[in-house]
RNA sequence: GGAGUCGGCCGAACAAUCGCUGCCGUCGCAAGACGGGGGAGGAAAGUCCGGGCUCCGCAGGGCAGGACGCCAGGUAACGCCUGGGAGCCGCGAGGCUACGGAAAGUGCCACAGAGAACGAACCGCCGAUGGCCGGAGCAAUUCGGCACAGGUAAGGGUGAAAAGGUGCGGUAAGAGCGCACCGCGUCGCUGGUAACAGCGGCGGCACGGAAAACCCCGUCCGGAGCAAGACCAAAUAGGGAAGGAUCGCCGCAAGGCGAGACACGUGGCCCACGUGCCUUCCGGGUAGGUUGCUGGAGCGCCGUGGUGACGCGGCGCCUAGAGGAAUGGUUGUUCUCGACAGAACCCGGCUUACAGGCCGACUCCUUUU
Numbered sequence: 001g002g003a004g005u006c007g008g009c010c011g012a013a014c015a016a017u018c019g020c021u022g023c024c025g026u027c028g029c030a031a032g033a034c035g036g037g038g039g040a041g042g043a044a045a046g047u048c049c050g051g052g053c054u055c056c057g058c059a060g061g062g063c064a065g066g067a068c069g070c071c072a073g074g075u076a077a078c079g080c081c082u083g084g085g086a087g088c089c090g091c092g093a094g095g096c097u098a099c100g101g102a103a104a105g106u107g108c109c110a111c112a113g114a115g116a117a118c119g120a121a122c123c124g125c126c127g128a129u130g131g132c133c134g135g136a137g138c139a140a141u142u143c144g145g146c147a148c149a150g151g152u153a154a155g156g157g158u159g160a161a162a163a164g165g166u167g168c169g170g171u172a173a174g175a176g177c178g179c180a181c182c183g184c185g186u187c188g189c190u191g192g193u194a195a196c197a198g199c200g201g202c203g204g205c206a207c208g209g210a211a212a213a214c215c216c217c218g219u220c221c222g223g224a225g226c227a228a229g230a231c232c233a234a235a236u237a238g239g240g241a242a243g244g245a246u247c248g249c250c251g252c253a254a255g256g257c258g259a260g261a262c263a264c265g266u267g268g269c270c271c272a273c274g275u276g277c278c279u280u281c282c283g284g285g286u287a288g289g290u291u292g293c294u295g296g297a298g299c300g301c302c303g304u305g306g307u308g309a310c311g312c313g314g315c316g317c318c319u320a321g322a323g324g325a326a327u328g329g330u331u332g333u334u335c336u337c338g339a340c341a342g343a344a345c346c347c348g349g350c351u352u353a354c355a356g357g358c359c360g361a362c363u364c365c366u367u368u369u
Stems, first nucleotide, its partner, number of pairs: 001365010012334007020039002023036005041340001045351002048349005053225004065221005070084005085099001086097004100216002105214002108209002122156002124152003129149002131146006164182006183205001184203008229291004239282006246259005262276005298317008335338001
C1' cells in the first nucleotide's frame, strides 16, 4: 500500500420565529392567559418467540395438538445469549449447522440401471472342478481347445447413492479369503462436570440413504388479551319497589285520623283485578368521563466475582405518555447535501429495512527498513 474478518458507535448541525401536546408555577369562578422546562427509533417495523400485568378457568392426572432437541452455563423466561464439543467451508482472522433415534415398526428411494436392500450380475474375468471335442501314451495320466454346467464381483457402464476404502499377499479368476493401515462395531483404561477426545484389546464387518415421511423417545406449553380490566355515570327505552288528585279535623312541630279518589278493559252496577298515567326511590347498563399509563427484570459511572453470557455492591440520574391520536412549518447560516423509517400497556430477544460516516481488535498478500 492492497484485500478481508469480527465487534462497537453515529445517522445532518446551529440559530430565530410561528404552532401542537401534556407537566410544573402564577393569575383566574371558569374558559383560558403568561412563564419555565420535556416531547420517537436503532430498528418505534414484522407481530415470529419468551415474560410481566389483567380477566376467565382450574383437586389431581391423562388424551389430542403444538414447539423444541450435541453438552454445560446465563436468565423472570425463551425457540434467545455465552462458553465448549462434533461436522462442513475458508490459506487465515473467522463463518455456518432443522446436531436425539434408521440393529421398535410401517412406508419411500423418481429417471437411468442387471441390481436401490429378506444382498444384484448387463458388458466383462475365469472356467481350477465337472462335461464335450481333439492330440500323446500299453496304462495310470497328461497337453490343447470349447465356453456347456458353473465360479466370480477385479475392471467397465447406470445413478444423488451400488453392499467398507487403500496396498500387499493369495487365486483358475476373484473375494476380509489372509495380513497391515484407515474406517466401523464392541470392551476397557486415561483426560474432561459433560458433549467428546486419546490410547489399547477384541470382532472380518454384522449397521445403504432419508426422521425437512409417518413414527418413537425426552423436555416444555390452561385460554384470552390494554378493544385486558377497574371506577364514576346522563338522555331515551326497558326492569324492580313504594305511593296517588283533593278536602276537613287534631297537634307548636314531626306527624296522625277521617272523608274522598285519574283513564281504559273485564262488568248491568259496586267492590275487586289487570293495564296505563303521574311522583319518589333502587339496581343493571349505553353515550361520555376517569383510571390502567409509564420509576422500570430502567440508564450511566465505579468497584468486585466469572474465560464469557451475566451476577453482586456503592454512587448518581429521571429519559414521550398522546388518544382520532401531539413531536411540525417557515427563514437564515454551514457541511460530507442527508438512508430506512413514526411510539399507542410494558420489558427481554429474533428477523427484516437502512444514503453515508467514525472507532477498536485481528488476518492474508506485497513493498521498504

Predicted 3D model of a 369-nucleotide RNA (Bacterial RNase P class A) from Panacagrimonas sp. Rfam family: Bacterial RNase P class A. It is annotated as a ribozyme. The source organism's lineage runs through Bacteria, Pseudomonadati, Pseudomonadota, Nevskiaceae and Panacagrimonas. The sequence was found by an Rfam model in a public genome assembly.